[in-house]
C1' cells in the first nucleotide's frame, strides 16, 4: 500500500409521524432508527418508478431513485490474517 473487518471515537439514517415544495414519482426540514465502511459525491450504462408523445406496435419527452446493480471520483480507524 492492497485485500480485509475486531475494537474505539465520530458519522449517516429505512419504515412511520409532522411541516413544507412538487401535477406525480419524489425532494427538503424536524422527530424517529431499520440498517450502513463508502448509506460520501457524480444519473455515465442497465433496472425500477413518475410524466408525456404515439395509439395498442413500440418506447419517444421531461423528471425521480446513489439505501437496486455496474462504472467514475474522493475518503475515517487499524486487531487478527
Nucleotide at each position: 500500500c492492497u485485500c480485509c473487518g475486531a475494537a474505539a471515537a465520530g458519522g449517516c439514517a429505512a419504515a412511520c409521524c409532522u411541516g413544507u415544495c412538487g401535477a406525480a414519482a419524489g425532494g427538503c426540514a424536524g422527530g424517529g432508527g431499520c440498517g450502513c465502511a463508502a448509506a460520501g459525491c457524480c444519473g455515465c450504462g442497465g433496472g425500477u418508478c413518475c410524466u408525456u408523445a404515439u395509439c395498442u406496435g413500440u418506447g419517444u419527452u421531461g423528471g425521480a431513485u446513489a439505501g437496486c446493480c455496474g462504472g467514475g471520483c474522493u475518503g475515517c480507524c487499524g486487531a487478527a490474517g